A computed fold for a 474-nucleotide part of an RNA from an uncultured bacterium, annotated as small-subunit ribosomal RNA, 3' major domain.

Context: one part of a larger RNA
RNA sequence: UGACGGGGGCCCCGCACAAGCGGUGGAGCAUGUGGUUUAAUUCGAUGAUACGCGAGGAACCUUACCAGGGCUUAAAUGGGAGAUGAAUAUAUUGGAAACAGCAUAGCCUUCGGGCAUCUUUCAAGGUGCUGCAUGGCUGUCGUCAGCUCGUGCCGUGAGGUGUUGGGUUAAGUCCCGCAACGAGCGCAACCCCUAUCUUUAGUUACCAGCGAUUCGGUCGGGGACUCUAAAGAAACUGCCAGCGCAAGCUGAGAGGAAGGCGGGGACGACGUCAAGUCAUCACGGCCCUUACGUCCUGGGCGACACACGUGCUACAAUGGCAGGUACAGAGGGCAGCUACUGGGUGACCAGAUGCGAAUCUCUAAGGCCUGUCUCGGUUCGGAUUGGAGUCUGCAACUCGACUCUAUGAAGCUGGAAUCGCUAGUAAUCGCGCAUCAGCCAUGGCGCGGUGAAUACGUUCCCGGGCCUUGUACA
Numbered sequence: 001u002g003a004c005g006g007g008g009g010c011c012c013c014g015c016a017c018a019a020g021c022g023g024u025g026g027a028g029c030a031u032g033u034g035g036u037u038u039a040a041u042u043c044g045a046u047g048a049u050a051c052g053c054g055a056g057g058a059a060c061c062u063u064a065c066c067a068g069g070g071c072u073u074a075a076a077u078g079g080g081a082g083a084u085g086a087a088u089a090u091a092u093u094g095g096a097a098a099c100a101g102c103a104u105a106g107c108c109u110u111c112g113g114g115c116a117u118c119u120u121u122c123a124a125g126g127u128g129c130u131g132c133a134u135g136g137c138u139g140u141c142g143u144c145a146g147c148u149c150g151u152g153c154c155g156u157g158a159g160g161u162g163u164u165g166g167g168u169u170a171a172g173u174c175c176c177g178c179a180a181c182g183a184g185c186g187c188a189a190c191c192c193c194u195a196u197c198u199u200u201a202g203u204u205a206c207c208a209g210c211g212a213u214u215c216g217g218u219c220g221g222g223g224a225c226u227c228u229a230a231a232g233a234a235a236c237u238g239c240c241a242g243c244g245c246a247a248g249c250u251g252a253g254a255g256g257a258a259g260g261c262g263g264g265g266a267c268g269a270c271g272u273c274a275a276g277u278c279a280u281c282a283c284g285g286c287c288c289u290u291a292c293g294u295c296c297u298g299g300g301c302g303a304c305a306c307a308c309g310u311g312c313u314a315c316a317a318u319g320g321c322a323g324g325u326a327c328a329g330a331g332g333g334c335a336g337c338u339a340c341u342g343g344g345u346g347a348c349c350a351g352a353u354g355c356g357a358a359u360c361u362c363u364a365a366g367g368c369c370u371g372u373c374u375c376g377g378u379u380c381g382g383a384u385u386g387g388a389g390u391c392u393g394c395a396a397c398u399c400g401a402c403u404c405u406a407u408g409a410a411g412c413u414g415g416a417a418u419c420g421c422u423a424g425u426a427a428u429c430g431c432g433c434a435u436c437a438g439c440c441a442u443g444g445c446g447c448g449g450u451g452a453a454u455a456c457g458u459u460c461c462c463g464g465g466c467c468u469u470g471u472a473c474a
Base pairs, nucleotide, nucleotide: 001474002473003471004470005469007468008467009466011465012464013463014462016458017457020421021420022419023418024417027313028312029311030310031309032308033307034306035304036303043054044053065299066298067297068296069295070294071293077123078122079121080120081119082118083117084116085115088105089104090103092101093100094099107114108113125288126287128286129285130284134282135281136277137276138275139273141271146185147184148183149182150181151180152161153160154159165176166175167174191265192264193263194262196233197232198231199230200229201228202227210220211219212218236259239253240251241250242249243248302440315414319373320372321371322370323369324368325367331362332361333360336355337354340351341350342349343348380411385406386405387404388403389402390401391400427450428449429448430447431446432445433444
């Protein structure tokens, strides 16, 4: 100087506790992991910071694993030398295919060559090892308020001072004081979205005011409104009152759409964990080279006594079922989204039309109204299984989703323990997108609808910050 203490400060902060609301832990299923099994169940991730994680799509492919069958300059690209006219397509033989054999068709030319194939040669290839050789990227402490430097001063020196102290703040934020005076990386602001208004602009919106009307903003028309998208304005403790030296604090104060950081996002200091990743990629070293490379068929990654994590659906009446009826936002769409019509109980099919889309289309559900069920393992719950189908795709046996019908399991609110959340939040309700032929999505990322309760307080638990103290630790 740090680190540590079941040391201290009537120090400070955080959904840390408390106060509340909803869960997990019990059930069934989905998914990940461990374990076990297996020819293989590819590999990585492992307290917090692994476990719906890499994977934003494992039937083949992917695929790295296993079994079997092939190839050896190789699947691709380039250079040198030589040879050939092919490559390829079709038919055919063997075969599971890859591939091998065979037959037919089959280049251009300005004659220099071009193009292609084969042979040979030089470069290959490796998801093989080492993340403890590395770059890059990332998690975490932590959006915590800290981490340092120059000069000066103090100390033999390590080092200290500044950065401590008194206030204040979300903040090393600012003020005052001070052997310090300044500065840098962080904080804040500058960036984006959102809340209000103005201007500009009208192929969305508007009977707002007029006319027409097939009653649909449909048409004429309008630039008001909504909206769209560009530019601006606006918030600064600026004003007032009180407290204070100041910084600042308090106020159901004024004005204002918004008030004291208005709400949210992006943004992550010096560093810590030899943290993670050689399987995104790159790269040093080591290793394989008729194989640890590469092609193909089939299997596996989907196994199942069990254990754990994360979720979904429930256990019902604030509910289930049936009928009627209303209201979003954000996105997507041509090998696509599809209105509408017809068929089918339905998944869907057939026809047909609009739209490369503020124009067409995919579009709500909880809600509201009416009826029914009346507390029962039920008209709760939907697992499991039988049968029959639809769709995608070369192909749904291993191993897809969906539909109809039948079946109708566990489950009556969950032990010890444990998690999230402070406002348009929790809870609850649906919608969209990426990936994608299809989909095991209950996941991820977004979007809107409805919309709470509680916070006395900081004694205690956890983590962090500042000062101080002890130490046989570094």
It matches the Rfam family "Bacterial small subunit ribosomal RNA". Its family is annotated with structural constituent of ribosome and ribosome in the Gene Ontology.
Its mean pLDDT, the model's own confidence on a scale to 100, is 80.